Annotation
A computed fold for a 530-nucleotide part of an RNA from an uncultured prokaryote, annotated as small-subunit ribosomal RNA, 5' domain.

Context: one part of a larger RNA
RNA sequence: GAUUGAACGCUGGCGGCAGGCCUAACACAUGCAAGUCGAGCGGUAACAGGGAGUAGCUUGCUACUUCGCUGACGAGCGGCGGACGGGUGAGUAAUGCUUGGGAACAUGCCUUUGGGUGGGGGAUAACUAUUGGAAACGAUAGCUAAUACCGCAUAACGUCUACGGACCAAAGGUGGGAGCUUGCGGACCUUGCGCUAUUGGAUAAGCCUGCGUCGGAUUAGCUAGUUGGUAGGGUAAAGGCCUACCAAGGCGACGAUCGGUAGCUGUUCUGAGAGGAAGAUCAGCCACAUUGGGACUGAGACACGGCCCAGACUCCUACGGGAGGCAGCAGUGGGGAAUAUUGGACAAUGGGGGAAACCCUGAUCCAGCCAUGCCGCGUGUGUGAAGAAGGCUCUAGGGUUGUAAAGCACUUUCAGUGGGGAGGAAAAGUUAGCGGUUAAUAAUCGUGCUGUUUGACGUUAACAACAGAAGAAGCACCGGCUAACUCUGUGCCAGCAGCCGCGGUAAUACAGAGGGUGCAAGCGUUAAUC
Numbered sequence: 001g002a003u004u005g006a007a008c009g010c011u012g013g014c015g016g017c018a019g020g021c022c023u024a025a026c027a028c029a030u031g032c033a034a035g036u037c038g039a040g041c042g043g044u045a046a047c048a049g050g051g052a053g054u055a056g057c058u059u060g061c062u063a064c065u066u067c068g069c070u071g072a073c074g075a076g077c078g079g080c081g082g083a084c085g086g087g088u089g090a091g092u093a094a095u096g097c098u099u100g101g102g103a104a105c106a107u108g109c110c111u112u113u114g115g116g117u118g119g120g121g122g123a124u125a126a127c128u129a130u131u132g133g134a135a136a137c138g139a140u141a142g143c144u145a146a147u148a149c150c151g152c153a154u155a156a157c158g159u160c161u162a163c164g165g166a167c168c169a170a171a172g173g174u175g176g177g178a179g180c181u182u183g184c185g186g187a188c189c190u191u192g193c194g195c196u197a198u199u200g201g202a203u204a205a206g207c208c209u210g211c212g213u214c215g216g217a218u219u220a221g222c223u224a225g226u227u228g229g230u231a232g233g234g235u236a237a238a239g240g241c242c243u244a245c246c247a248a249g250g251c252g253a254c255g256a257u258c259g260g261u262a263g264c265u266g267u268u269c270u271g272a273g274a275g276g277a278a279g280a281u282c283a284g285c286c287a288c289a290u291u292g293g294g295a296c297u298g299a300g301a302c303a304c305g306g307c308c309c310a311g312a313c314u315c316c317u318a319c320g321g322g323a324g325g326c327a328g329c330a331g332u333g334g335g336g337a338a339u340a341u342u343g344g345a346c347a348a349u350g351g352g353g354g355a356a357a358c359c360c361u362g363a364u365c366c367a368g369c370c371a372u373g374c375c376g377c378g379u380g381u382g383u384g385a386a387g388a389a390g391g392c393u394c395u396a397g398g399g400u401u402g403u404a405a406a407g408c409a410c411u412u413u414c415a416g417u418g419g420g421g422a423g424g425a426a427a428a429g430u431u432a433g434c435g436g437u438u439a440a441u442a443a444u445c446g447u448g449c450u451g452u453u454u455g456a457c458g459u460u461a462a463c464a465a466c467a468g469a470a471g472a473a474g475c476a477c478c479g480g481c482u483a484a485c486u487c488u489g490u491g492c493c494a495g496c497a498g499c500c501g502c503g504g505u506a507a508u509a510c511a512g513a514g515g516g517u518g519c520a521a522g523c524g525u526u527a528a529u530c
Stems, first nucleotide, its partner, number of pairs: 001530004006526005013377006019370002021335001026333003030330003035080003040077002043073002047071003050067008087288003096213002099210004110201002115196003118152001120150002127142006158167003172193001175189002180186002214260001216258001221251003226248008263285004267278004290311005313324004341367001343366003349363001350361004380410004390401004414471001416466002419463001424457001427453001433447004474519005479500003485514005495502002
């Protein structure tokens, strides 16, 4: 000099863009952060509409009862999603990361290929009854449905194979109404939505391997599933991954082993570069989710807001037994020099579910707080010598503060007041047209047209108008390094100090004042890096 996730002191007008627990991976009150689908199912707890019945009567209204008939929908069965998104950096010096290479592997949703979607069965929740328990939560008996579950059939360009052969699946739902039927419904038809096995692809994982990846030798030897082979098991998959047997290997001064520290990278800071330091925000990978262990489900987890066991802690209890996990967003206590609101909205972008409408989304987008940083703007402009008054100083004449002020003439950025006012909105739905599909003017898909509607931010940005210089300057320093000097006080005292050093009676070095210098909504100090 540059820099910072900074802190402290004094001071503080506005805006834009960023950033904001670096410490206790300490403990957490409260609310929210993952749901959705009735176009899978049986249904009807609530709300609304409708039908039927009864009663009252102002004869079309009120009250009650009843019916899932309709819109919808609590709880339940079932599907998909809770493995993403969000947080943190404890552990990890290599099971990680970075950059190359590889083979032995599976991949839900998406896309693609040519096929299939036949015919049956037995249950179970909800519910009802009885019943246990303080609660959490159950037990027994009975009823019922499915895209829940299980056989049978079918079986290849699939899997296995000794090449003879053997084996493996499925589920329906919405819509339609010409002809059939019985009017609802059904057979039937149909498209879009599914289901099933299969072929490629894409996506995103798992695995192996070369180079690189902090410092300690006051850590020199380490290793028994250890190193390799054979056979088997296991896995989606190679492999001592595991087991049995056999052999005796494997690593190491090119630093093994041990102990210390640490998430890694793109990048960031500094520097002419080489290098050194760092790894906040943003992005990629990894690891973790109160501590330790374990598996289940699933395409995917050994799973932050899932399950089981054990430990510590907290809470409830009728003492028999139960409940919990903010390193999600806010917020609280504690720790600390130190780090924000228990805010708004799904309008946009994205994600989950759904055919869709739509629902959910503390992801996200916004707002609030903080000079924490960077950038921009303002705190007026011109004129004005009687060089006013006052202050300071003085050789007592003067000098300086100083065109500074006052005065005169202007301007109105920003802030203030009221006013109209973009863009962020793309889409979605509905009616008549055209085309595809179809038995079909239905449904649905594509295209074009018309009108209506969707903004948290928001009192938006930007704009014009109004008034009036009106509301807006401090901080550090002035001995040398280092830009900037005098007076008074003090008297090796009080004090200053980055280094050299000042202070013992004229201190440009302490304290105050006047003046000056440097930066400026900041300025200094401390800490840290180059």